Source information
A computed fold for a 71-nucleotide RNA from a marine eukaryotic metagenome, annotated as transfer RNA. Its mean pLDDT, the model's own confidence on a scale to 100, is 81. Its Rfam family is "tRNA". Rfam links the family to the GO term triplet codon-amino acid adaptor activity.
C1' cells in the first nucleotide's frame, strides 16, 4: 500500500435503507430431582468499532479514523 472483518459475555444472522435489532451457546429465576446434570418455561443483557455526512428514515449508503486478520 491492497483486501476482508468489527452487531448481546462468546459464535454469528440481519435480503433492495423502513415495520419491535435477532438466533444458538452462556448467565439469572422458576418447574422437575433426595441432590446435581439433562430437559422444559421465563427473564435480563446492545450507543450495531469511533466520529462526521446523506436521507423523512441508516446495522445497512458515503468520508475519515481505530482495531484484528490476510497479502
Nucleotide at each position: 500500500g491492497c483486501g476482508a472483518u468489527g452487531u448481546a459475555g462468546c459464535u454469528c444472522a440481519g435480503u433492495c435503507g423502513g415495520u419491535u435489532a435477532g438466533a444458538g451457546c452462556g448467565c439469572g429465576c422458576g418447574c422437575u430431582u433426595c441432590a446435581u446434570a439433562a430437559g422444559c418455561g421465563u427473564g435480563a443483557g446492545g450507543u450495531c468499532g469511533u466520529a462526521g455526512g446523506u436521507u423523512c428514515a441508516a446495522g445497512u449508503c458515503c468520508c475519515a479514523c481505530c482495531a484484528u486478520c490476510g497479502c